RNA sequence: AGCCGACCGGACGGCCGCGGCAGUGCCUCCAGCACCACCGGUGCGCUGCCGAGGAAAGUCCGGACUCCACAGGGCAGGGUGGUUGCCAACAGCAACCCGGGGCGACCCGCGGGACAGUGCCACAGAAAACAGACCGCCGAUGCCCGGUUCGCCGGGCACCGGUAAGGGUGAAACGGCGGUGUAAGAGACCACCAGCGCGGCGGGUGACCGCAGCGGCUAGGUAAACCCCACCCGGAGCAAGGUCAAGAAGGACCGGCACGCCGGUCCGCGCAGGCGUUCGAGGGCGGCCCGCCCGAGCCUGCGGGUAGACCGCACGAGCCUGUCGGCAACGGCAGGCCUAGAUGGAUGGCCGUCACCUCGGCUCCGGCCGAGGUACAGAAUCCGGCUUACAGGUCGACUCGU
Numbered sequence: 001a002g003c004c005g006a007c008c009g010g011a012c013g014g015c016c017g018c019g020g021c022a023g024u025g026c027c028u029c030c031a032g033c034a035c036c037a038c039c040g041g042u043g044c045g046c047u048g049c050c051g052a053g054g055a056a057a058g059u060c061c062g063g064a065c066u067c068c069a070c071a072g073g074g075c076a077g078g079g080u081g082g083u084u085g086c087c088a089a090c091a092g093c094a095a096c097c098c099g100g101g102g103c104g105a106c107c108c109g110c111g112g113g114a115c116a117g118u119g120c121c122a123c124a125g126a127a128a129a130c131a132g133a134c135c136g137c138c139g140a141u142g143c144c145c146g147g148u149u150c151g152c153c154g155g156g157c158a159c160c161g162g163u164a165a166g167g168g169u170g171a172a173a174c175g176g177c178g179g180u181g182u183a184a185g186a187g188a189c190c191a192c193c194a195g196c197g198c199g200g201c202g203g204g205u206g207a208c209c210g211c212a213g214c215g216g217c218u219a220g221g222u223a224a225a226c227c228c229c230a231c232c233c234g235g236a237g238c239a240a241g242g243u244c245a246a247g248a249a250g251g252a253c254c255g256g257c258a259c260g261c262c263g264g265u266c267c268g269c270g271c272a273g274g275c276g277u278u279c280g281a282g283g284g285c286g287g288c289c290c291g292c293c294c295g296a297g298c299c300u301g302c303g304g305g306u307a308g309a310c311c312g313c314a315c316g317a318g319c320c321u322g323u324c325g326g327c328a329a330c331g332g333c334a335g336g337c338c339u340a341g342a343u344g345g346a347u348g349g350c351c352g353u354c355a356c357c358u359c360g361g362c363u364c365c366g367g368c369c370g371a372g373g374u375a376c377a378g379a380a381u382c383c384g385g386c387u388u389a390c391a392g393g394u395c396g397a398c399u400c401g402u
Stems, first nucleotide, its partner, number of pairs: 001399002004396005010354007018051007032044005053376001057387002060385005065237004072290004077233005082096005097111001098109004112228002117226002119222003134167002136163004141158007175193002178190003194218001196215003200211004241311004250267007269303007282294003318337008355374008
């Protein structure tokens, strides 16, 4: 100078004030009050203990838990995409493989398929996929010019044929380099490489890696384009879901009785309309179809009553320490700990001291004085991840340079 990881993110004291839990009667020391009411409850007080986060945020994944469904098939839709392991699970984490970047520590990856098919590759360029001739190179024919040892040689133009090695264009041009060969060339052929295919040996759980051999001569890129392939996928969500109480127009039963009524228990809101009751309304709550199952009520409009209390509610796939196994993620064993549970929603206000940072001044270089500031941000069923925000500070490992 870098790269990777972990942690803190205000502290202490005093006064007053909050939410939850336990105790407060009697019993050995201390040890309440008021109301209702005779079982105890409510409120207040007193004592003790506890009281926001690394992200509580985003709601992006995965679950636990609760309720509904589960009999199956098909289409459509969605998710994932190297291998092995961890985990309750995951698009997470660990290690490794391959590819790319970096001197390196390390970092990145929408990591299966381009020979199933369809698209796209601007501009430039002859040509962007079994393509192609702009400048070129070679040859045949015709014409013209020059030379001539009269055999022919050289040049130009037109046209025809061969060619893709050289040059140019581009991000990318149908392998590379050196030769043989040819009229000139070309994997046409040869040796050495790279790539691809085939089988063999070795290493690895595996993805893959290494070695030697044979073969033809080489079939671009893009799927984070459509698509193909492989595997996976019920729904809804704590406002889930339960218990108690209350209530409405009325009804049933029981008891008392002065026959007017009173009390208790149970059911239960009223009116109108539509559909339906085995020829099946409605429902099976990600879409559609087939099929199957439940089913006597369901739907619409108007009007009325209730909105209260409690559970769920925090003991958890929990945390800490030690040890063993494992490269690690993590797992086993032993011991210890209990750390918010609100419901218009609690932890705040004031004072003092200290800590850290910034600025200014002074300095006897030990430091002192003054001013200002101290991040992001607040649980609401819970947990495992991912992503985003964060003033300032601390620690550790490794790499490079000096």